[in-house]
Context: one part of a larger RNA
RNA sequence: GAACGAACGCUGGCGGCGUGCCUAACACAUGCAAGUCGAGCGCGAAAGCUUGCCUUCGGGCGGGUGAGUAGAGCGGCAGACGGGUGAGUAACACGUGGGUAACCUGCCCCUGGGUGGGGGAUAACCACUCGAAAGGGUGGCUAAUACCGCAUGGGGCCCGACUUCUGCGGGAGUUGGGUCAAAGGCCCUUCGGGGUCGCCCGGGGAGGGGCCCGCGGCCGAUUAGCUAGUAGGUGGGGUAAGGGCCCACCUAGGCGACGAUCGGUAGCUGGUCUGAGAGGAUGAUCAGCCACACUGGUACUGAGACACGGACCAGACUCCUACGGGAGGCAGCAGUGGGGAAUAUUGCGCAAUGGGGGAAACCCUGACGCAGCGACGCCGCGUGGGUGAUGAAGGCCUUCGGGUCGUAAAGCCCUGUCAGGUGGGAAGAACCCUGCACUUUGGGUGCAGCUGACGGUACCACCAGAGGAAGCACCGGCUAACUCCGUGCCAGCAGCCGCGGUAACACGGAGGGUGCGAGCGUUGUUC
Numbered sequence: 001g002a003a004c005g006a007a008c009g010c011u012g013g014c015g016g017c018g019u020g021c022c023u024a025a026c027a028c029a030u031g032c033a034a035g036u037c038g039a040g041c042g043c044g045a046a047a048g049c050u051u052g053c054c055u056u057c058g059g060g061c062g063g064g065u066g067a068g069u070a071g072a073g074c075g076g077c078a079g080a081c082g083g084g085u086g087a088g089u090a091a092c093a094c095g096u097g098g099g100u101a102a103c104c105u106g107c108c109c110c111u112g113g114g115u116g117g118g119g120g121a122u123a124a125c126c127a128c129u130c131g132a133a134a135g136g137g138u139g140g141c142u143a144a145u146a147c148c149g150c151a152u153g154g155g156g157c158c159c160g161a162c163u164u165c166u167g168c169g170g171g172a173g174u175u176g177g178g179u180c181a182a183a184g185g186c187c188c189u190u191c192g193g194g195g196u197c198g199c200c201c202g203g204g205g206a207g208g209g210g211c212c213c214g215c216g217g218c219c220g221a222u223u224a225g226c227u228a229g230u231a232g233g234u235g236g237g238g239u240a241a242g243g244g245c246c247c248a249c250c251u252a253g254g255c256g257a258c259g260a261u262c263g264g265u266a267g268c269u270g271g272u273c274u275g276a277g278a279g280g281a282u283g284a285u286c287a288g289c290c291a292c293a294c295u296g297g298u299a300c301u302g303a304g305a306c307a308c309g310g311a312c313c314a315g316a317c318u319c320c321u322a323c324g325g326g327a328g329g330c331a332g333c334a335g336u337g338g339g340g341a342a343u344a345u346u347g348c349g350c351a352a353u354g355g356g357g358g359a360a361a362c363c364c365u366g367a368c369g370c371a372g373c374g375a376c377g378c379c380g381c382g383u384g385g386g387u388g389a390u391g392a393a394g395g396c397c398u399u400c401g402g403g404u405c406g407u408a409a410a411g412c413c414c415u416g417u418c419a420g421g422u423g424g425g426a427a428g429a430a431c432c433c434u435g436c437a438c439u440u441u442g443g444g445u446g447c448a449g450c451u452g453a454c455g456g457u458a459c460c461a462c463c464a465g466a467g468g469a470a471g472c473a474c475c476g477g478c479u480a481a482c483u484c485c486g487u488g489c490c491a492g493c494a495g496c497c498g499c500g501g502u503a504a505c506a507c508g509g510a511g512g513g514u515g516c517g518a519g520c521g522u523u524g525u526u527c
Stems, first nucleotide, its partner, number of pairs: 001527004006523005013381006019374002021339001026337003030334003035077003040074002043071001048065007084292003094216007103209003108205008116150001118148002125140006155180011184197005218264003225255003230252008267289004271282004294315005317328004345371001347370003353367001354365004384414004394405004418468001420463005428454001433449007471516005476497003482511005492499002
């Protein structure tokens, strides 16, 4: 000098864009953050309105409507994404380049073939019943795109044969045997069927992932030896898949000064900061990967998890309890306590973008879009412009003549940014849907209408009038800027050298000056 997720002191007008728990991966009140589909399926209210009958005039019983609505349930898809955090991890975790003849892949795209015929349950519901609750138990009824057989086999898989290629592990092709499928809903119909969304078995793709390898990136040798599933083999198990991943047996190996093992520290990268570069430092925000979700362990479901807002067990902690037993997990968004030098609103909206479900309308979305708070940072703008010498008053200094603050002020003439007021007022919106027209009528095209949280915001015009808007540090040398007074080795200053003991340009104040300016200094950290 530059930089910062900064903090502290003094000061503080406006706007834009960014950015904001670096500490306790400490504990959390409350609300919200993942649902959706009635075009898979069976059930199915109530209030209100209306009406009939009875009535002891309070009301009671029933019908219609509300409505196949609300709602709970079965089922499907999503909940493995998105969002958070950096604890752990020195590791194939990450980066980079390869390999997989050792693999998987829901939804999406292209493509081939199929979708026949049966069966038994069960939730909701009803009845009884246990419990304070959370939550159950027994019996009975019922549906499906839920579940289970059967049929068929273009095709996949397994076994065998043959051909061919081979890096000799195997790959590709032909063929025989065995084995493995399915689900319907909605719309139209001239009742023949057609359309559409699905469903099943394959092939290819896209995107995503698993596994393996080479190389690369911390410190300590005051850590020198480490190792028993250890190293390898055979056979097997397991997995989507190779493997000591796991197991039985056999062999006795394997690693290490090119630093094994142990200890410490740490998420890695694109990047960021600095620097002429080489390098050094760093890994906030944004983006990619990884790991974690109260702590430890485990699996289930599934295309995908060993699963933040799923399950089970154990532990610590908190809460409820009728003492028998139960409930919970903000490192999601806000917010609270605590810790700390220190870090924000319990805001608005799904209008846009993106995501989940749905044929769609639409619903959900603290992702996201916005707004709020903080000079925390960067950038822009303003706090006025011109004129004005009796160089006013006043302050300070003075050799008492004067000098200086100083064109500075006042005065006069202007301007109108920002803030204030009045009025106008967007883009971000096009889809979807509706209407009309055209058409190669399933559908497509054109036109119009509808949809904005931000927001009456940005922006524009007008009104008024210099009015509301300057501070901070420094002035001994380094280093730009000097005098007076006070103090008297005191009080104090200080980055280094050093100042202060009676004339202190170095302390404190004042006047003046220098430097930056809505900031200026200080501290911390990096180069």
Predicted 3D model of a 527-nucleotide part of an RNA (small-subunit ribosomal RNA, 5' domain) from Deferrisoma camini S3R1. The coordinates come from a structure-prediction model, not an experiment, and the mean pLDDT is 88. The RNAcentral record of the full RNA draws on SILVA.